[in-house]
RNA sequence: ACAGAGAGUUUGAUCCUAGCUCAGGAUGAACGCUGGCGGCGUGUCUAAGGCAUGCAAGUCGAACGGACCUUGUGUGAAAACGCAAGGUUAGUGGCAAACGGGAGCGUAACACAUUGGUACAUACCACCGAGAUGGGCAUAACCCCGCGAAAGCGGGGCUAAUACCCAAUAGUCUCGUCAGAGUAAAGGGGUAAUCCGCUCGGUGAUUGGCUUAUGGCCUAUCAGGUAGUUGGUAGGGUAAUGGCCUACCAAGCCGAUGACGGGUAGCGGGUGUGAGAGCAUGACCCGCCUCACUGGGACUGAGACACGACCCAGACUCCUACGGGAGGCAGCAGCCGAGCAUAUUUGUCAAUGGGCGAAAGCCUGAACGAGCGACGCCGCGUGAAGGAUGAAGUCCUUCGGGAUGUAAACUUCUUUUAGCUGGGAAAAACCUUAAAGUGAUGGUACCAGUUGAAUAAGGACCUGCUAAACUCGUGCCAGCAGCCGCGGUAAGACGAGUGGUCCAAGCGUUAUCCGGAUUUACUGGGCGUAAAGUGUGCGUAGGCGGCUAGUUAAGUUCCCGGUCAAAUCUCUCUGCUCAACAGAGAAACAGCCGAGAAAACUGGCUAGCUCGAGGCCGGGAGAGGCAAGCGGAACUGCCGGUGGAGGGGUAAAAUCCGUUGAUAUCGGCAGGAACACCGAAAGCGAAGGCAGCUUGCUAGAACGGCCCUGACGCUGAGGCACGAAAGCGUGGGGAGCAAAAAGGAUUAGAUACCCUUGUAGUCCACGCCCUAAACGAUGGAUGCUGGACAUUGGAAGUGUCGACCCUUCCAGUGUCGAUGAAAUAAGCUAACGCGUUAAGCAUCCCGCCUGGGAAGUACGGCCGCAAGGCUAAAACUCAAAGGAAUAGACGGGAGCCCGCACAAGCGGUGGAACAUGUGGUUCAAUUCGACGAUAAGCGAAGAACCUUACCAGGGUUUGACAUGCUGGUAGUAAGAACCCGAAAGGGUGAUGAUCCGUCGCAAGACGGAAGCCAGCACAGGUGCUGCAUGGUUGUCGUCAGCUCGUGCCGUGAGGUGUACCCUUAAGUGGGGAAACGAGCGCAACCCUUGUCUUUAGUUGCUCCAUUUAUUUGGAGAUCUCUAAAGAGACUGCCAGCGAUGAGCUGGAGGAAGGUGAGGAUGACGUCAAAUCAGCAUGGCCCUUAUGCCCUGGGCGACACACGUGUUACAAUGGCCGGAACAAAGGGACGCUAAGCCGUAAGGCGGAGCCAAACCCAUCAAAUCCGGUCUCAGUUCGGAUUGAGGUCUGCAACUCGACCUCAUGAAGCUGGAAUCGCUAGUAACCGUGGAUCAGCCUUGCCACGGUGAAUACGUUCUCGGGCUUUGUACUCACCGCCCGUCAAGCCAAGCGAGCCGGUAGUACCCGAAAGCCCACAGAAGUGGGAAUAAGGUAAGACCGGUGAGAGGGGCUAAGUCGUAACAAGGCACCGGUAGCGGAAGCUGUCGGUGAAUUACCUCAUUU
Repeated sequence: ACAGAGAGUUUGAUCCUAGCUCAGGAUGAACGCUGGCGGCGUGUCUAAGGCAUGCAAGUCGAACGGACCUUGUGUGAAAACGCAAGGUUAGUGGCAAACGGGAGCGUAACACAUUGGUACAUACCACCGAGAUGGGCAUAACCCCGCGAAAGCGGGGCUAAUACCCAAUAGUCUCGUCAGAGUAAAGGGGUAAUCCGCUCGGUGAUUGGCUUAUGGCCUAUCAGGUAGUUGGUAGGGUAAUGGCCUACCAAGCCGAUGACGGGUAGCGGGUGUGAGAGCAUGACCCGCCUCACUGGGACUGAGACACGACCCAGACUCCUACGGGAGGCAGCAGCCGAGCAUAUUUGUCAAUGGGCGAAAGCCUGAACGAGCGACGCCGCGUGAAGGAUGAAGUCCUUCGGGAUGUAAACUUCUUUUAGCUGGGAAAAACCUUAAAGUGAUGGUACCAGUUGAAUAAGGACCUGCUAAACUCGUGCCAGCAGCCGCGGUAAGACGAGUGGUCCAAGCGUUAUCCGGAUUUACUGGGCGUAAAGUGUGCGUAGGCGGCUAGUUAAGUUCCCGGUCAAAUCUCUCUGCUCAACAGAGAAACAGCCGAGAAAACUGGCUAGCUCGAGGCCGGGAGAGGCAAGCGGAACUGCCGGUGGAGGGGUAAAAUCCGUUGAUAUCGGCAGGAACACCGAAAGCGAAGGCAGCUUGCUAGAACGGCCCUGACGCUGAGGCACGAAAGCGUGGGGAGCAAAAAGGAUUAGAUACCCUUGUAGUCCACGCCCUAAACGAUGGAUGCUGGACAUUGGAAGUGUCGACCCUUCCAGUGUCGAUGAAAUAAGCUAACGCGUUAAGCAUCCCGCCUGGGAAGUACGGCCGCAAGGCUAAAACUCAAAGGAAUAGACGGGAGCCCGCACAAGCGGUGGAACAUGUGGUUCAAUUCGACGAUAAGCGAAGAACCUUACCAGGGUUUGACAUGCUGGUAGUAAGAACCCGAAAGGGUGAUGAUCCGUCGCAAGACGGAAGCCAGCACAGGUGCUGCAUGGUUGUCGUCAGCUCGUGCCGUGAGGUGUACCCUUAAGUGGGGAAACGAGCGCAACCCUUGUCUUUAGUUGCUCCAUUUAUUUGGAGAUCUCUAAAGAGACUGCCAGCGAUGAGCUGGAGGAAGGUGAGGAUGACGUCAAAUCAGCAUGGCCCUUAUGCCCUGGGCGACACACGUGUUACAAUGGCCGGAACAAAGGGACGCUAAGCCGUAAGGCGGAGCCAAACCCAUCAAAUCCGGUCUCAGUUCGGAUUGAGGUCUGCAACUCGACCUCAUGAAGCUGGAAUCGCUAGUAACCGUGGAUCAGCCUUGCCACGGUGAAUACGUUCUCGGGCUUUGUACUCACCGCCCGUCAAGCCAAGCGAGCCGGUAGUACCCGAAAGCCCACAGAAGUGGGAAUAAGGUAAGACCGGUGAGAGGGGCUAAGUCGUAACAAGGCACCGGUAGCGGAAGCUGUCGGUGAAUUACCUCAUUU
């Protein structure tokens, strides 16, 4: 100095595991919307596709000959011919063109990076040494001729050189047999000095060639590869090493440390990200490599096998006179194409750099600049200050207001930027030299002046993650969405508006990379149950390895040196006004190489040791293995005897066996398979597995001895062996059992469960198969870390005659689980749990995992006779799939308990008729609501009109009703009477007002109220939504529950408290306990009733007298009663039981006894339960109508179905007559007495009563007494109908009740099924009240009268409470969920084939060039081997396409069943085999990851 953040999503909730997704940064980006300026960068990632046009490499006349132009000059009359100088230049010649510039095809390689090495070369440059002598032959240009369309070419003739050749000279040069041999040169400029060159050799510098080691991709569904291959010898070739090439010889070489093959890819400095380790990447800039239309080849040269050179072949394009030619933008621009996508056919050589030149200079699409693009980074601006009455507009509103918002307007100020005017750079150094001259950018940057807020803001988002919300529209539609998810009428999630948030000349989206992701875990993960331990062992390679000493120095550590290009990154400073950007300096890990030091640890080597390991000896244990022999019980069959009708089987049956004698029983014989008891938690084995007895063979382990070896060990990829059951092959065997199969049942069906038969198989021998829930779902080895107990084997000690017992040690196998302590310590674990037999603490080695499904499947390979096994993906699809634990709910799980729940009883319903409600149907309308329990005599405690909400018709529009405003109106409001009309309503209209204020004596005037008219706000709605609501109610349920505070336990959900025992009607109480307390419920308090007391005494009560009579009078407060206040009952007392408790049982006393009886009272909550039509109310809808008024109709319909009732079916009865006893109510628009009339309903009448007084109301009926009826559709029953009446009411037709007479239906006790009730109850009997004119009331609510039966008991049904258990349920079993079939869509595999590509093999053909050979000897000609391209053939691999067949995935409401989850109704699951529409069923072996019950065992305590 740097330095690490998480969130959403599985569940009712929790913890964990695990995946998916988001927030960050980045980009050569693209797309959408928007866009003021400048600086610096950057810009075909795709088609290494094709290219028009222009330019991108030339230069030198001081190397050479010529040509042309200009000037001068000589001859000449001129023309012309010479000479000289200057300039230009096609050609010869020299140098350059191998650099610079572009691209990334190929390449997995010495291509690159780093580090070493040298068998090498190096033009130009620097330095050193030496040299440069003498000759010669040609040739282009030029001239002439010819061919060709053109490109171009041929022939003849002349000529120069720094072109070419020869000779000479020669050394430190080359070769060499160390004697020698061989090889060179060029001149040019200048008056000159001298300069530039030339030749040979050496050194240096630079650049390159070759080579070593190390490093960096995927794939083993690529396991063997290789023939110049590996090495040697000789030769060739090269600048140089080398199988680089050739010949010969040998047979090597590479490979699980991944050869060979396939796929992909330029490599590095760096870049992005990241805390780092890493991961990803290789644009721009720098280094290296490779390529230049495709393939091959060489030439020249210092350097190339050459981007703008050559030759050949091929493809393509162009020209053509058809004969033949030309071309290569992956240089800079530019065009077409492709693509989501990427720029100007620009200026200059001024600078930097390059080539040539002596130089001036020329060339330079390198470069420097400009242009275009918000493509990126950086900077600036779009104004600043003041300004409230918080303007207008808009949005929201609880209508009060709030927001936009100091924002605007307005005032003052500034001028960056843009515009205009003027000035105006640095970048310039060189060069030539006498002077001078040189800037593309550019009139640019910059400076000054001037005008004026003037020229300049958008994008995305606003449910959570994630900063930011309201209104409207829409109505599972339209749409959104990164994930979870929004939208089905009140959407903060869609669309819009307003407001807000975040960024800002940008903002978002998409794509890709890193991060988050500790989600491949080196740093830094796991494998009992979540994904994950190979079925088990033996063992190879490999990895790891005991104690002591010495040595070494490979690993390791330290110091030093070299290298690690520059740029980048970091730090400091500096330059552009700042920044981006740029410059300078510094720092820098790691890596590699070299030198030195150290020696602890690891390794190597050496020497030893005994504790690990092994061996030896000893006596024991065992269902260890293999083979042979033997045995008894049972079973089946056969034979014989007895016997005589059934047997067998099941929940119940049937198929089946049996009079041809079964079953049963006795005897005999035969056969096969398995071994009861012992037996166990036991033992043995590596696992699978192993059980009668005896014998033989054989393996291993434990213990003891401490005698031997001396680390010989552990693990173990590949490999090898073993490996239940089923299955396969061959041959036997076959009693029982038993897949398949057949039959019988069950059932809707029953390819099953159950039954009767029954074949493979089960058994043996040999050979295969190789899989299991092959499980402790727990790899092996070693060490360490508290205990207790049991058991098996061995040993020792004590002891004994010998033993048992006891104690200790070692090795195994197990447990630590309730009767109130603890019920394993520590540690670990997500929890459950594990806990010296670890899932604890550590080390070593191996195997395996990385979301679910697709799938242990496809393809490929290996194995197998087959069945199949081993190895093992992807596309596609989902946002989960899982583990453990928690709270519920549920179970055809368990335990305990309660309730008229069942049972025991009594009476009903269901059958009849009627009443009433509902459904359905009908109708103009039959208004609406309520629908299991918890709708249906319910809302409705009163539908003829009204009610009334419905229908038809007639009317009406500020309205039937409320409030306010404006204007108007005066015989106004009111209103007799009349006309029209069904009414509502309309019209005429006698009469005819009132209140308040001011003025006034008053009359009266004015104004207002009230009324009316017109208009405006508004009224009104039983219109919709009870799934927007309040309130109220039903139900579970008067069930005993539901919670809280603090504490404690648990990571947590949560638990505890509230579990448990006893008890209770009760979570009632007691005991006890990590709980202690508390609340809502229970109970009690309240009301009624049952007993008593006190107080009070009219209208009630008693007594006396009196009367026809509670008729009257008097007395009284005892009794009844009334209604106030009290008492009383509390398990208080006794006995027993119980734990000395709570309490229970019984008893006494008492009016009442264990809650005395009844009522009111309804916890937390459940059912989106009911109600918008009782009321209230949000939102929506109607407004001459969905409002309002009226008449009539309807709600009362009627084939039918259901509910609730009434009356009955009769003799426990009906009828007639007589007699007796209640309670509680109601009464002024009322109850109505007596009396009279009527058969009656009722009428007349009118006393009394505002009620303990009068009336309803004699107050009853059932009851009792007497009579009659005598079992019948009746003297039962009363429906229905006819006639006549009464009453209420405007009005009884639809549609009232009642009365009288007549009529006299069904019905003779009710199928399946079902309801109520436990005592003053059921049942039976009557009475009153509300509503109300009347009444459809047989309903409802209340009241009394008479007054039972039964409860053994909790098995069963229903409902409920508590505890426990299982769960894949939580919308909670009306749950969840599996498979076939049918439909649509999608991807992949197979597939008769078809098409294309890649790499190779064999053969054929074979260009140019080089090489070899021959001829030739200059050029060249012919031939050969080998090769590019091409062809033929058979295969390999990859891709595309394909009729069809098969499986897979996905898709609100399809079909069939019900497999799984509860004991899921046959426990489930694994392997295997057969079978079946399908889930599946059955056989066999195995597992518990099954419930329930019982038994066994063990531990602890006295």